[in-house]
Context: one part of a larger RNA
Molecule: large-subunit ribosomal RNA, domain VI
Organism: Rhodococcus sp. TEH13
């Protein structure tokens, strides 16, 4: 911009796209076979490897304004606490995400048409012959099942539901404007979405997003101020403070106020 009024919502699927691997033991069975050595066809089962999805419940990583220890110095007048700065100064731990080295899955069964090839009936050619006519097995391969895209599939599909018959001009055309309806965007507050757009959720008739409240988690016992020791340092108060993303709750902050599009079949 089509997609033949203008929307909003839910879909078929024409066609693409991925997938497609693959070993070991077991049981049949120490049978068939075979003089023994050996050692099966078919049919069942278990664990594996490599590859590829998805998620984080466990384990492990990661953690740069979590939380606690600790050394230099340099700052807050000292003391005590406490900042800065030394690779996040170092160390040990760690919530949310986000991951593997985790967890669960997955490759198919079935179903059709076949290739080599195996066969049935069967003449040409009184025999024979899988073929000439006829009809059958027969692959990780093809065609389908499986997942994703998918109506610009211009062959532009299909259901359901919303909007509703205004003005003005003209050379009167399926013309041209203007204002609206449904509906949508600008714009703000944001994501579990993200390069930008897009997409999703909200926009006071409002828990979107900080703030504050609880909780959960994670740190591992604050400061103070008492007690015990000459002191280092030990105990109480006290599972104490302290806390990033995690789960709630509250309208205190911010979404305010507004604008533009957009059908007259």
């Nucleotide at each position: 911009c089509g997609u033949u009024a203008g929307a909003a919502a839910c879909u078929u699927g024409a066609g693409g796209a991925a997938g497609g691997c693959u070993g070991u033991c077991c049981c049949u069975a120490g049978u068939a076979c075979g003089a023994g050595a050996g050692g099966a066809c078919c049919g069942g089962g278990a664990c594996g490897g490599a590859c590829g999805a998805a998620c984080c419940u466990c384990u492990g990583g990661u953690g740069u304004g979590c939380c606690a220890g600790u050394u230099g110095u340099c700052c807050c007048g000292c003391c005590a606490g406490g900042g800065g700065c030394a690779u996040g100064g170092c160390u040990g731990g760690u919530u949310g995400g986000c991951u593997a080295c985790g967890u669960u899955c997955g490759g198919a069964a079935g179903g059709g048409a076949u290739a080599a090839c195996c066969g049935c009936u069967g003449a040409a050619a009184g025999c024979a012959u899988c073929u000439a006519a006829g009809c059958g097995g027969g692959a990780a391969g093809c065609c389908u099942g499986u997942u994703c895209c998918a109506a610009g599939a211009u062959g532009a599909g299909g259901u359901u539901u919303c909007u509703c018959a205004c003005c003005c001009c003209c050379u009167c055309g399926a013309g041209g404007g203007g204002g609206u309806a449904a509906g949508g965007c600008c714009c703000c507050c944001g994501g579990c979405a993200g390069a930008c757009c897009a997409c999703c959720g909200g926009g006071u008739u409002g828990a979107u997003a900080g703030g504050c409240c609880g909780g959960a988690a994670c740190u591992g016992g604050a400061a103070g101020c008492c007690c015990a020791g000459c002191a280092a340092u030990g105990g109480g108060u006290g599972g104490a403070g302290g806390u990033g993303a995690c789960c709630g709750g509250u309208a205190c902050u911010a979404a305010u106020a507004g604008g533009c599009c957009g059908a007259g079949g």